[in-house]
RNA sequence: GCCUGCGUAGCUCAGCUGGCUAGAGCGGCUGCCUUGUAAGCAGUAGGUCGGGAGUUCGAAUCUCUCCGCAGGCU
Numbered sequence: 001g002c003c004u005g006c007g008u009a010g011c012u013c014a015g016c017u018g019g020c021u022a023g024a025g026c027g028g029c030u031g032c033c034u035u036g037u038a039a040g041c042a043g044u045a046g047g048u049c050g051g052g053a054g055u056u057c058g059a060a061u062c063u064c065u066c067c068g069c070a071g072g073c074u
Base pairs, nucleotide, nucleotide: 001073002072003071004070005069006068007067010026011025012024013023019057028044029043030042031041032040050066051065052064053063054062
């Protein structure tokens, strides 16, 4: 230098044939339970979907560009 994949909640990830309100598990917080802790049960907060632009009535999803990470080729 070229090619491929990935980037979504604090962490691990799903969702990517464009359309319900962006979700799950773990973790956090509150309450219940307990002599107390853990476990269990109930509730709750947390995201401008890596940045920017474009297409579209509508974009996490399609296109372009930039950034970061991983792998491959030379």
Predicted 3D model of a 74-nucleotide RNA (transfer RNA) from an archaeon. RNAcentral holds the sequence, with entries from ENA. It matches the Rfam family "tRNA". Rfam's curators write: Transfer RNA (tRNA) molecules are approximately 80 nucleotides in length. Its family is annotated with triplet codon-amino acid adaptor activity in the Gene Ontology.